[in-house]
RNA sequence: GAAAUUUCCUCGGGGUGUUAUUUUAUAAUUUUUAAAAUGACUGAGAUUAUACCCGUAGAACCUGAACAGGGUAAUUCCUGCGAAGGGAAGGCGACUUCUUAAUGA
Repeated sequence: GAAAUUUCCUCGGGGUGUUAUUUUAUAAUUUUUAAAAUGACUGAGAUUAUACCCGUAGAACCUGAACAGGGUAAUUCCUGCGAAGGGAAGGCGACUUCUUAAUGA
RNA backbone atom coordinates (compact mmCIF):
# COMPACT_ATOMS: atom_id res chain seq x y z
C1' G A 1 0.00 0.00 0.00
C1' A A 2 -3.89 -3.62 -1.41
C1' A A 3 -7.71 -7.41 -0.39
C1' A A 4 -11.20 -9.75 2.94
C1' U A 5 -13.73 -9.97 7.77
C1' U A 6 -15.48 -7.21 11.95
C1' U A 7 -16.48 -4.07 16.90
C1' C A 8 -17.87 0.85 18.05
C1' C A 9 -19.73 6.04 16.96
C1' U A 10 -22.87 9.23 14.06
C1' C A 11 -26.46 9.46 10.21
C1' G A 12 -30.06 7.17 7.14
C1' G A 13 -33.71 3.25 4.79
C1' G A 14 -37.73 -0.36 5.80
C1' G A 15 -41.93 -3.66 7.25
C1' U A 16 -45.84 -4.49 10.84
C1' G A 17 -49.80 -9.87 8.13
C1' U A 18 -53.42 -14.38 8.69
C1' U A 19 -57.01 -16.43 11.87
C1' A A 20 -60.28 -17.96 16.60
C1' U A 21 -63.39 -16.09 20.61
C1' U A 22 -65.94 -11.96 22.99
C1' U A 23 -68.08 -6.96 22.73
C1' U A 24 -70.00 -2.79 19.84
C1' A A 25 -72.03 -0.69 15.25
C1' U A 26 -74.32 -1.44 10.34
C1' A A 27 -77.24 -4.08 6.93
C1' A A 28 -80.15 -8.19 7.38
C1' U A 29 -82.98 -12.68 9.62
C1' U A 30 -79.78 -17.05 12.15
C1' U A 31 -75.91 -14.28 7.95
C1' U A 32 -72.33 -10.05 5.81
C1' U A 33 -69.06 -5.96 6.78
C1' A A 34 -66.19 -2.62 10.09
C1' A A 35 -63.80 -1.41 14.87
C1' A A 36 -61.79 -2.85 19.70
C1' A A 37 -59.92 -6.50 23.43
C1' U A 38 -57.65 -11.27 24.53
C1' G A 39 -55.40 -15.58 22.25
C1' A A 40 -53.20 -18.87 18.17
C1' C A 41 -49.72 -19.37 13.39
C1' U A 42 -45.08 -17.84 10.67
C1' G A 43 -40.86 -14.87 11.46
C1' A A 44 -35.18 -11.13 13.42
C1' G A 45 -39.41 -8.07 13.82
C1' A A 46 -46.84 -8.44 13.33
C1' U A 47 -48.51 -3.01 20.22
C1' U A 48 -45.17 2.48 14.46
C1' A A 49 -41.13 0.50 19.83
C1' U A 50 -34.89 3.55 18.56
C1' A A 51 -37.35 -2.42 19.52
C1' C A 52 -35.87 -5.55 15.05
C1' C A 53 -33.58 -5.80 10.26
C1' C A 54 -30.80 -3.34 6.45
C1' G A 55 -27.32 0.66 4.22
C1' U A 56 -24.05 -0.13 -2.73
C1' A A 57 -20.00 -7.16 -2.56
C1' G A 58 -27.09 -3.68 -1.34
C1' A A 59 -33.35 -10.35 -1.18
C1' A A 60 -33.76 -5.08 4.66
C1' C A 61 -37.70 -3.38 1.69
C1' C A 62 -40.64 -1.91 -2.86
C1' U A 63 -42.61 -2.93 -8.18
C1' G A 64 -44.05 -7.13 -11.07
C1' A A 65 -48.71 -9.05 -7.80
C1' A A 66 -55.76 -9.57 -6.75
C1' C A 67 -48.68 -13.50 -9.98
C1' A A 68 -47.55 -19.16 -10.61
C1' G A 69 -46.77 -24.16 -8.16
C1' G A 70 -47.03 -26.69 -3.38
C1' G A 71 -49.06 -26.66 1.44
C1' U A 72 -52.32 -24.79 5.49
C1' A A 73 -57.60 -23.42 9.83
C1' A A 74 -55.70 -19.13 7.05
C1' U A 75 -51.87 -15.94 5.31
C1' U A 76 -46.74 -11.52 1.80
C1' C A 77 -46.40 -20.16 5.05
C1' C A 78 -42.53 -22.43 1.44
C1' U A 79 -40.51 -22.35 -3.48
C1' G A 80 -40.35 -19.89 -8.15
C1' C A 81 -40.49 -15.10 -10.32
C1' G A 82 -34.77 -13.34 -9.30
C1' A A 83 -28.13 -13.71 -13.81
C1' A A 84 -35.70 -8.74 -13.71
C1' G A 85 -36.15 -3.42 -12.29
C1' G A 86 -35.56 -0.02 -8.14
C1' G A 87 -33.52 0.86 -3.21
C1' A A 88 -30.64 4.12 2.18
C1' A A 89 -23.07 5.90 4.14
C1' G A 90 -19.50 8.17 6.47
C1' G A 91 -15.52 7.82 10.27
C1' C A 92 -11.67 5.98 14.08
C1' G A 93 -9.86 1.22 15.06
C1' A A 94 -8.97 -4.35 15.33
C1' C A 95 -7.85 -9.40 13.12
C1' U A 96 -6.01 -12.30 8.82
C1' U A 97 -3.48 -12.65 4.02
C1' C A 98 -0.41 -10.64 0.06
C1' U A 99 3.19 -7.04 -1.90
C1' U A 100 7.05 -3.25 -1.28
C1' A A 101 10.84 -0.36 1.54
C1' A A 102 14.06 0.34 5.83
C1' U A 103 16.60 -1.76 10.13
C1' G A 104 18.45 -5.99 12.88
C1' A A 105 20.00 -11.22 13.15